Two RNAs folded together computationally: RNase P RNA and transfer RNA, 439 nucleotides in total. It holds a member of the Rfam family "Bacterial RNase P class A". Rfam classes the family as a ribozyme. Gene Ontology terms of the family: tRNA processing, dimeric ribonuclease P complex and ribonuclease P activity. Rfam's curators write: Ribonuclease P (RNase P) is a ubiquitous endoribonuclease, found in archaea, bacteria and eukarya as well as chloroplasts and mitochondria.
Order: sequence, then structure tokens, then C1' cells
RNA sequence: AGCCGGUCAGACGGUUGCGGAUAGAAAUAUCUGAGGAAAGUCCGAGCCCCGCAGGGCAGAAUAGCGGCUAACGGCCGCCGAGGGUGACCUUAGGGAAAGUGCAACAGAGAUAUACCGCCGCGGAAGGCUCCGGCUUGCCGGAGAGCGCGCGGAAGCGCUGCCCGUCCGCGGUAAGGGUGGAAAGGCGAGGUAAGAGCUCACCGGUCUUACGGAGACGUCAAGACCCUGUAAACCCUAUUCGGAGCAACGCUGACUGCAGCUAUACACCUGCCCGGUGUGCUGCGAAAAGCGGCUUGAGCGCAGGGAGCAAUCCCGCGUCGAGAUAGAUAACCGUCCACGACAGAACUCGGCUUACCGACCGGCUCAU
RNA sequence: GGGAAUUAGCUCAGUUGGCUAGAGCACCUGCCUUGCACGCAGGGGGUCGCGGGUUCGAGUCCCACAUUCUCC
Repeated sequence: AGCCGGUCAGACGGUUGCGGAUAGAAAUAUCUGAGGAAAGUCCGAGCCCCGCAGGGCAGAAUAGCGGCUAACGGCCGCCGAGGGUGACCUUAGGGAAAGUGCAACAGAGAUAUACCGCCGCGGAAGGCUCCGGCUUGCCGGAGAGCGCGCGGAAGCGCUGCCCGUCCGCGGUAAGGGUGGAAAGGCGAGGUAAGAGCUCACCGGUCUUACGGAGACGUCAAGACCCUGUAAACCCUAUUCGGAGCAACGCUGACUGCAGCUAUACACCUGCCCGGUGUGCUGCGAAAAGCGGCUUGAGCGCAGGGAGCAAUCCCGCGUCGAGAUAGAUAACCGUCCACGACAGAACUCGGCUUACCGACCGGCUCAU
Repeated sequence: GGGAAUUAGCUCAGUUGGCUAGAGCACCUGCCUUGCACGCAGGGGGUCGCGGGUUCGAGUCCCACAUUCUCC
């Protein structure tokens, strides 16, 4: 100068209050009373109600391997990839060789393409000298170069050869430039010119072999449909029924509905029939009461053991809020480094986010 | 316990990810008019809520966060 892991989150004392538990007839007394995130509600479960013969589609989530766990998209270890001198960090890390889509602009061509260039074939006019004409770079005429054939020679014939220009057809992905990306890269052979066309080397994917529990690694051999994108559709594998403590259970005021009536009482009504209420049974019913509610996959241990670790087993110790308009506060004193983020509401295991600072342990680099 | 939105001063578009993110109102300048309004012509104005990621490329796709609205 950094990296990693962990702990704490003002301390102590007093007074007055508030929630809860216990004791008490009561007054009161004693004990106890927010967090590492109580938050976001992003995952996974317990608990509980509804649904469900069985199977499928759709939809959602997850995605290297092995382990841990009640379970998980969490954690630990490892593998691969990337970053850092290093301690170490990051990782949505299945399939592009099932299929479809997309790749703007630029560029000839964007998943196939021939613009320039290179090469082959065919055609046209031509090349050097002189003369003439004009439309001044073309036309017409004459002659000449090299080769071959005929010929004693002069000469005649083939327009054969060479060179570049233009046009057409075809081959070519080596070179040019564009782009994030141009048929994996590079060298040699090869070819008319070229090309994995062939070969050696290097990279990638797959198969075999060897090592490993596996992801994977290694060298050797063989094959090759070798651009990118699946946080595009999609394919493959695995998992998933729904709702949530305002769940749910019990009691039920004011009362409502249905059924029962052999009898009794009251009222309509003096009597009979009939009806209503009281009665019994069942169902419903409040911002109501009680339970659910905090002893639980609990917490602590510088105790032992297994394991690299997460974690597990054994032992010992311990109980640390439970309200329901909702408590956890106010004041005083002393001290210091002057105190951050933030407040339980059924409960756990994780993740993510917020956070003044202080301390502890291990490690790296430089001098 | 769920759902949606955030783009110019305001109200909203933005297609399957692609060229310089647009429209109406508002604002500014000029013309028109005696002057104003209306009208005509032109112009300025954007941290696409914030931070990461995927991709050649993100307003758009994915993750986390913030704010607002809304339902049970």
C1' cells in the first nucleotide's frame, strides 16, 4: 500500500413510566422486554385450510461437477473461463452439429458473394516505317519483324509466334478495402490461376484410449456439417396443485333462517281451527372474546470427535419480547473515540439492500 | 399479499434491439398588425428514474435499487 474472515454497534449508575410472566385478596414485589439487518418480500420450508382416480398440454423457475441441508435459485469444496505482480476476486457456466429468426451502417459480398485483381477460352481492332485524308486520333493504301513450309534463287503461302487494349463466357476466395464478424490460422507442395485440393504444425468440436468419484485434464490416434447471437423464439433435463396467521379452530352479544311438537304457557280471541312467541335441534352471525403465539430444523461453549470446508455426532449449560390502536420511553449524573443504518406483529433457513465507526485474526506486495 | 408506471417544462408515441429518440401544448426569433391575439416561417431544449450486466450495438432484453400509483 492492499486482500480475506470475524466480533461489537456508546458504557455504567439512579429516578419515574409502559408491555409481559410469576406470587399475592389487594396495595405491591421480583424477573424480563428489538436487530444485524427486525427492512425489501426475492427464494426455500414448517404450520394451516381448500382442491385432487390417473395422465397430458400450457405456464413458471433452475442450468458445470461432487457434497451439505428439513428444503432451496442458499452454502462449502473442486473444474472450466476471465481479471490481478500477488494475497485473492468475478462468473445467468446445458444445447448454435434439431429447426426458425436476426446481424443496422459501411462494404462487391453477412451465411452467401465475383467489385477491383489473377487465370483460361472465344472474338474485335491493333503494334514498326512511309504516304494521303480529315472529324487530330482515327480511317485508307504500301512495305517491313520472328518462326514454319515449298523453292537453286528471286519469291510465294500459313497469318503461325510475341505484346498490350476492349468485349463476351467461365474458373478462382490467395491479394485489395469495409466491418464486431468475410468459409479456423500459417507455411510448403500443387495448379492455367487458385483453393484443406494435398501435407506438416497450431487452435476448436466430436469419438476412442489413459488418469480422476465427477465436472474435466493429458498426450496419442481418428473424424469434421469450424461466423456470432438462446439475458431471440426454441430444444433438452429437473422441479412446481392453489391460497396464506386478516390462514385456521373454539365460544358466541344484538339476532336471522330451517326443522320438530305428544304435551304445557302467553297473545291474536270469549270458544274451535289456524298462526306467532317461549321450548328443543341444526346452520349462520361482530373491526367481539379465547386459542393459534413463541421450547424451537432454538441458542451458547477457548468441551471432545468426523470432515479441506459447508456441516454432522456426542457432552455440558441455558430460556433471550409476544403486543392487538399496538409496550420497549423520558429525565438526571459520570466517562469516552460523542454514537451509523434503523423498530418485532405466526415462525424458521437463506439472499439482497442500508449502515458513523472501533477492535481481533490470517495473508500478499514494495522498500 | 399482488399488479403497473417512470422518455423535453407538461401530456404522451417509440413496431422484432439498429442510422441523428419523435408528436401536441408551452418557450424563443422573424414575418404579418397602428399595437396585441390568431396565423405563417424557423429555432432551442433529453443523464430515456438510478446502478450494473448480455450484445458488435440497449429507451427496448436481464438483475438489483429508488419513487409514484393502484388492487385484495